[in-house]
RNAcentral holds the sequence, with entries from Greengenes. The RNA shown here (small-subunit ribosomal RNA) has 1430 nucleotides and comes from an uncultured bacterium. Its mean pLDDT, the model's own confidence on a scale to 100, is 84.
RNA sequence: AGAGUUUGAUCAUGGCUCAGAGUGAACAUUGGCGGCGUGCCUAACACAUGCAAGUCGAGCGGGAAUAUUUUGAGAUUACAUCAAGAGAUAUUCCAGCGGCAAACGGGUGAGUAAUGCACAGACAAUCUACCCUCGAGCGGGGAAUAGUCCCGGGAAACCGGGGUUAAUACCGCAUAACAUCAAGUUGACGGAAGUUGACUUGAUCAAACCAGCAAUGGGCUUGAGGAGGAGUUUGUGUCCUAUCAGCUAGUUGGUGAGGUAACGGCCCACCAAGGCUAUGACGGGUAGCUGGUCUGAAAGGAUGGUCAGCCACACUGGAACUGAGACACGGUCCAGACUCCUACGGGAGGCAGCAGUGGGGAAUCUUGCGCAAUGGGCGAAAGCCUGACGCAGCGACGCCGCGUGGAGGAUGAAGGUCUUCGGAUUGUAAACUCCUUUUGUUAGGGAAAAAACCAAUGAUUGUACCUGACGAAUAAGUCACGGCUAACUACGUGCCAGCAGCCGCGGUAAGACGUAGGUGGCUAAUGUUACUCGGAUUUACUAGGUGUAAAGCGCAUGCAGGCGGUCCGGAAAGUCCGUCGUGAAAUUCUCCCGUCCAACGGGAAAACGUCGACGGAUACUUCCGGGCUUGAGUAUGGGAGAGGUAACUGGAAUUCCCGGUGUAGCGGUGAAAUGCGUAGAUAUCGGGAGGAACACCAAUGGCGAAAGCAAGUUACUGGACCAUUACUGACGCUCAGAUGCGAAAGCUAGGGUAGCAAACAGGAUUAGAUACCCUGGUAGUCCUAGCUGUAAACGAUGAGGACUAGUUGUGGGUGGUAUCAACCCCUUCCGCGACGACGCUAACGCAUUAAGUCCUCCACCUGGGGAGUACGGUCGCAAGACUAAAACUCAAAGGAAUUGACGGGGGCCCGCACAAGCGGUGGAGCAUGUGGUUUAAUUCGACGCAACGCGAAGAACCUUACCCGGGCUUGAACUUACGGUGGUAAAACGAUCGAAAGAUUGGAUGACCCGCAAGGGAGCCGCAAGAGGUGCUGCAUGGCUGUCGUCAGCUCGUGCCGUGAGGUGUUGGGUUAAGUCCCGCAACGAGCGCAACCCCUGUGAAUUGUUGCCCAUGUGUCAUGCAUGGGAACUCAAUUCAGACUGCCGCGGAUAACGUGGAGGAAGGUGGGGACGACGUCAAGUCAUCAUGGCCUUUAUGUCCGGGGCCACACACGUGCUACAAUGGGCGCUACAACGGGUUGCCACUCUGCAAGGAGAAGCCAAUCCCUGAAAAGCGUCCCCAGUUCAGAUCGAGGGCUGCAACUCGCCCUCGUGAAGUUGGAAUCGCUAGUAAUCGCGAAUCAGCAGGUCGCGGUGAAUACGUUCCCGGGCCUUGUACACACCGCCCGUCACACCACGAAAGUCGGCUGUAACAGAAGUCCCCGCACCAA
Repeated sequence: AGAGUUUGAUCAUGGCUCAGAGUGAACAUUGGCGGCGUGCCUAACACAUGCAAGUCGAGCGGGAAUAUUUUGAGAUUACAUCAAGAGAUAUUCCAGCGGCAAACGGGUGAGUAAUGCACAGACAAUCUACCCUCGAGCGGGGAAUAGUCCCGGGAAACCGGGGUUAAUACCGCAUAACAUCAAGUUGACGGAAGUUGACUUGAUCAAACCAGCAAUGGGCUUGAGGAGGAGUUUGUGUCCUAUCAGCUAGUUGGUGAGGUAACGGCCCACCAAGGCUAUGACGGGUAGCUGGUCUGAAAGGAUGGUCAGCCACACUGGAACUGAGACACGGUCCAGACUCCUACGGGAGGCAGCAGUGGGGAAUCUUGCGCAAUGGGCGAAAGCCUGACGCAGCGACGCCGCGUGGAGGAUGAAGGUCUUCGGAUUGUAAACUCCUUUUGUUAGGGAAAAAACCAAUGAUUGUACCUGACGAAUAAGUCACGGCUAACUACGUGCCAGCAGCCGCGGUAAGACGUAGGUGGCUAAUGUUACUCGGAUUUACUAGGUGUAAAGCGCAUGCAGGCGGUCCGGAAAGUCCGUCGUGAAAUUCUCCCGUCCAACGGGAAAACGUCGACGGAUACUUCCGGGCUUGAGUAUGGGAGAGGUAACUGGAAUUCCCGGUGUAGCGGUGAAAUGCGUAGAUAUCGGGAGGAACACCAAUGGCGAAAGCAAGUUACUGGACCAUUACUGACGCUCAGAUGCGAAAGCUAGGGUAGCAAACAGGAUUAGAUACCCUGGUAGUCCUAGCUGUAAACGAUGAGGACUAGUUGUGGGUGGUAUCAACCCCUUCCGCGACGACGCUAACGCAUUAAGUCCUCCACCUGGGGAGUACGGUCGCAAGACUAAAACUCAAAGGAAUUGACGGGGGCCCGCACAAGCGGUGGAGCAUGUGGUUUAAUUCGACGCAACGCGAAGAACCUUACCCGGGCUUGAACUUACGGUGGUAAAACGAUCGAAAGAUUGGAUGACCCGCAAGGGAGCCGCAAGAGGUGCUGCAUGGCUGUCGUCAGCUCGUGCCGUGAGGUGUUGGGUUAAGUCCCGCAACGAGCGCAACCCCUGUGAAUUGUUGCCCAUGUGUCAUGCAUGGGAACUCAAUUCAGACUGCCGCGGAUAACGUGGAGGAAGGUGGGGACGACGUCAAGUCAUCAUGGCCUUUAUGUCCGGGGCCACACACGUGCUACAAUGGGCGCUACAACGGGUUGCCACUCUGCAAGGAGAAGCCAAUCCCUGAAAAGCGUCCCCAGUUCAGAUCGAGGGCUGCAACUCGCCCUCGUGAAGUUGGAAUCGCUAGUAAUCGCGAAUCAGCAGGUCGCGGUGAAUACGUUCCCGGGCCUUGUACACACCGCCCGUCACACCACGAAAGUCGGCUGUAACAGAAGUCCCCGCACCAA
């Protein structure tokens, strides 16, 4: 000191949350010791038991006991025996009278918002026991009463009567003042009222004795002073609420009595009518206050437990008595509730004292020891009492200190965990070696706290402390480990279980759950919960805001309040300075000291205030007085204006009425219909009625405070502006409350009503249409008089003043120059606008009309929702308005800007995208794939485009992954280690069983390589690692592929702009197939894409010339052929070159890029085709090509074999083939290709079969031989529009081929059979030229099987005006509340469940007010009665 969280990202606003410190704490886990502190925060709930206030015999009279003594008895010597009271002394105890204390000490915080508390004052308006100091005095009498004795009542508590007795108890008398009262004389101060002294005289009032031989001591009475204590009073401060706005009759004051220690309405009588209050009275809620404590940088905020000061209270309420002091915690009386006793008549009690009990609660201790210390009460004292206090006990409740060992120790042991299997880590940690002994156990010693003189006295305590011995011995946990926040892996789990302070984790590879290992933090504790401050400048005094984030009242007038120009003089309230006093101690801070240190404690110093008093200063503010003119205002002269109110007047238009002309429609809409019209509409002409509104002018023009104001004229009237001189002399600004104005709609009463038009009606639209559209239409809109008081009442911008660049337009004035005059031009003042510098702003933007820089005053804001709602109050006729919450709930809500995506937004452009054409699919049969269904199995994958003749370039077995059945288990195949293996194993040959795989078994043979040997290798067997898996996850992956899309895009570096995300470049003007190129430009360059480079094809050339080509010439042959021979010109083949580049010309274009036309050329503007696929998207496809992480399986999910299945079949879809015929079909004759393939092969040729084919068999490892007859086309002929001489499905029969095998389930041939089908609904596909269409040929796979696929050539079209529309795409721009991005987001009702709040007929309780009635104890007064020595 900050951090996390709104977004795809950004800035700002704003809330929520975290890290810190603290606590009288509680809970969870754990727990060795000590010191010092601390401990019912809840029920001021109820309390058993014990103790907590007594003491004095030196105030008094008695009683009892003990000791000594005296006397007597016991035969009296003795005695430790007995008796007596007439005795004496001493000590102790008991109740009573009397004195003092009991009002302190101790507890609690219920009440109390001021009768309290804090700080500072006042009492000339007061009291004071005990104590101290200074005076004066203590003479002499009297009458009773407790106790006690007797009698009586009562269960008890207790009470009554009679007799007797004492005092420092009580009552007179005497004496007495510096006491008190009265009168008089007189002084001082003051203006006076008055205040305060001195003196004289008179009157009144005291006392108690005790101890001692005594000295003397103690006590008493009356005064004065002191100290400490108490009482009263003043100022200032002291919580929330205005949804509490008025309160008050003893109330406010006076006079006079009373009362008090004392002032006072404290009380009473009379008189007056006051007193308090927005600076918050009165009421309600809450609360003891303070020193201090916690937190904070401070200012502040929160708090008031322990300790200390004050107050209040003592079961609840009331009251007084006694006393110096109480209206009294352990006193009295009364009332009440509760508990207890009771003989039922009546009594007793008060732990908020210390312990303790029950109860409440998350929660808070021992029924301890001692008066040794400190302090208190009484006493002359000894002393007694003291749950105050001193100590101990219990509790990790807090703070502080100590320990649980130290040093060495690598083979980095074992074990654990992880692992890429190599290792890593736990970890010098352990073991082990050496050492120490705080703590602990034990033994010995042993304090201080105690105190002048002589002695005594220790609860704590045999404690602290010291010493010896023993022995690492007795002693570590807890929380966390996704980010914030230090610390990471494995396994388990699988949106389950769970975690979570916020964000958020968990749906099969979870660093976030649980466990383990490891690590981090703190440590006798560690976490959690609760609460306070902090962070939070998030209530902002220090120190915030209000155009759009929450926030400027709709506007004005204006009282109180706040603020206020300039000069002089005075005062001294604020302000500043000095001195004095006070601000208790403790605490905090600093220093010193003590306990080994620390906590803790002792001492000193400092500090603590809007404090009080006195003195001083006078700049500023304030107050008083006097001036000034610039703020403000007034007068004079002007012009501008939809400013306001009232009255009158006007024309255009709509509608209606009357009349004329006139005839079939009008009207309305996207299209219609409702509606109007032959009873004459619409249209048109004339006349009339009535209401409302005022075209053009008209304008970011004017006026007004705002709302608002628009035909013209008149009357009345407000304000602003300009110019000029004169006047007043701060008269000003703002403004809570208050008052007035205040659009539209609405309300009340009365008018008015042409048009328009909520509601309503009808017609349309629609799935519906309570809407949009149409036809009608009532309130209303208008006027008068009132009410309402609100609007996105907006510039979303309060009012006033000052200052801070300009440019430009416009409205109203003024001055100047110039002119005949006007305009123009310049100047100045006031308005209304546009742009823009500085500056400001989160940005957008604002910018002399500020959102800039400052001053003054007011209003308002403090997360979103709930809610501008409920309740209460005020206003209103009502509607409603103003004021204005909470519970609950969320972690966001909101602002500005950015990049995308999207839009039934806009602009530009492209594509067989549409259009223009050609041919299809969709209907039929069949083939093939898919879905579905079926099945033991119908293996699996692919699902919009971009799955469906796809993986599969070829399922009879095999393939094969599926199903059934039968076998094998280190296995069919691979690797390694160890052990074994020579008449053993395997293989071969047989036999038996078997469908086969395999199992069992027979005899014969009986082994290989290296090496001298030992042995090694190979093979085989056993055992162990492990093998195998087309098992799962393509959402863990690699690789490969599809798609947008061969679309023209996608980016980077540096610079620049922006707080930033980002932008610029890449946008703009042209152009292109193209981000292709040109131009411009805060950009300049570059990369991946485009294009080109590569291949095929189209032209030519050079080179080469067999197997290809040619044949002038020679030879052979019947031969156009073949052979031989020759040739290298052509075709062709295959290598290398050339060629095309907008290069040339015209025109257009910007003198560009480029376009268009032309020349030449085989080819012309990318010549045609192919390969080639940017950044990325779709968690696209594939774990079944392959590879691979993880999981699963291991006599099976592996492997082998036989058979079956993948070929099923009501049905649906995709892709194809063949057709429906005459541009055709059949038959016959006949012509012309190219790409390819061939030795497990292609097969000429010959023979044979109708044919498929068969039998022989030459050639060819191929420019040589073969496949190989191309077909359509052409020529000729038949068919004559039919389900046919079309079409060929289906079925029957007979054959052929391949292959172990053709049933499920192959292909072909021949004969026969001859189905549907006559051009195909909605819809939909392909194609722009050698293309579509049509015709055949070849190849891969392959034993065999093509209607599929991939190639090849033959024949060979039509159409494109064009870009409005559909689909897809590119660029720019705009809106956005979208960003898993429109297949988005999101609103409301209803249903079900749950929660909170409000209302609710009522009902119950608490607090409080007013009135009336009743009224205990008690105080004062009066009256009466009785009594007493007083």